Record summary: The prediction has a mean pLDDT of 75. The RNA shown here (Bacterial RNase P class A) has 370 nucleotides and comes from Caldicoprobacter oshimai DSM 21659. Of the family's consensus pairs, 96% are formed in the model. It matches the Rfam family "Bacterial RNase P class A". The family's RNA type in Rfam is ribozyme.
RNA sequence: UGAGUAAGUCGGGCGAUCGCGGCUGUACACCAUAAAAGUGCAGCUGAGGAAAGUCCGAGCUCCACAGGGCAGGGUGCUGGGUAACACCCAGUGGAGGCGACUCCAAGGAAAGUGCAACAGAAAUAGACCGCCUGGUAUUUGACGUUGUACGUCGAAUGCUGGGUAAGGGUGGAAAGGUGAGGUAAGAGCUCACCAGCAAUCCAGGCGACUGGAUUGGCUCUGUAAACCCCACCUGGAGUAAGACCGAAUAGGGGACAUUAUGUGGUGGCCCGCCACGUCCCGGGUAAGGUCGCUUGAGCCUAUCUGGCAACAGUAGGCCUAGAUAGAUGAUCGCCCUCGACAGAACUCGGCUUACAGACUUGCUCACAUG
Numbered sequence: 001u002g003a004g005u006a007a008g009u010c011g012g013g014c015g016a017u018c019g020c021g022g023c024u025g026u027a028c029a030c031c032a033u034a035a036a037a038g039u040g041c042a043g044c045u046g047a048g049g050a051a052a053g054u055c056c057g058a059g060c061u062c063c064a065c066a067g068g069g070c071a072g073g074g075u076g077c078u079g080g081g082u083a084a085c086a087c088c089c090a091g092u093g094g095a096g097g098c099g100a101c102u103c104c105a106a107g108g109a110a111a112g113u114g115c116a117a118c119a120g121a122a123a124u125a126g127a128c129c130g131c132c133u134g135g136u137a138u139u140u141g142a143c144g145u146u147g148u149a150c151g152u153c154g155a156a157u158g159c160u161g162g163g164u165a166a167g168g169g170u171g172g173a174a175a176g177g178u179g180a181g182g183u184a185a186g187a188g189c190u191c192a193c194c195a196g197c198a199a200u201c202c203a204g205g206c207g208a209c210u211g212g213a214u215u216g217g218c219u220c221u222g223u224a225a226a227c228c229c230c231a232c233c234u235g236g237a238g239u240a241a242g243a244c245c246g247a248a249u250a251g252g253g254g255a256c257a258u259u260a261u262g263u264g265g266u267g268g269c270c271c272g273c274c275a276c277g278u279c280c281c282g283g284g285u286a287a288g289g290u291c292g293c294u295u296g297a298g299c300c301u302a303u304c305u306g307g308c309a310a311c312a313g314u315a316g317g318c319c320u321a322g323a324u325a326g327a328u329g330a331u332c333g334c335c336c337u338c339g340a341c342a343g344a345a346c347u348c349g350g351c352u353u354a355c356a357g358a359c360u361u362g363c364u365c366a367c368a369u370g
Stems, first nucleotide, its partner, number of pairs: 001366010012335007020046009048341001052352002055350005060238004067271004072234005077091005092106001093104004107229002112227002114223003128168002130164016176194006195219001197216008242291004252281005262276004298318005304313003
């Protein structure tokens, strides 16, 4: 200097004049069927790093006084953090990268069942080519016999029986690899050295796991993001949840049951528990207002304390949206990196996705110079 990698910050700014929402204070106004409202002035304050997705986890509200089990659903290496989590941190094992680093749907294939296209003889099993060997048919060479012929030893071609899984072919994968012995030909058939698996023991570690020794059968692939097995966790619905005030209204018909072998009770089933009525049909009303609503598992700082870290504690400081047809807009001037993705609707902790440009720091690699 360039390329990369990990973490973080900003994400148009300043000024002026008008215009919006909330809170606090103050003045005026109102006193209405009820709940509750209104206006002026002053001060303070007013969209995000993702507000998006609605994927996880909780707080809160209701069922509801709410327990146990089954099914269903979720998670899946170990230890720690957290209110909790499928999140975060640190490790272990594996994959990628020269490296800094990044990623993993990471329990079990020896409980069982299933699936694996095509090629290939065959994918939990087997012989296409081949190798060895027996029989038989035809042809043929040599030898023996006086000789057609017969006998013996071979060769070639065809048919057929047995042995083989070493060599070749197909394939991602074909009874572990190399070498030697052995065999009719071969094979862990035997041996030596390895790899893998299982059992036992030793050492290190909280643990996942790592390293080593001995013995053994010689060892038939993958897949559980297939069914399944194992371990752990798990009520439901959701802010239009729900609570209060209040104008108006209306009550009618039918079925079952009426003290228990019944009906009903916020995913399904059973037990328990609770209540005493439950369900169906047509019809009327449900206007409006207040709360929930923002002080929080909150944010910032510290060369603080503990910890590798995530994080926890201590001390100090701060209050930073609460709309409800839905608030931050318009004009002018200057600067400038000339501006991307994009607007809260109960709140918070995460994950995932989108993003023009600018800046800071650590580390890795390459090149050059001293």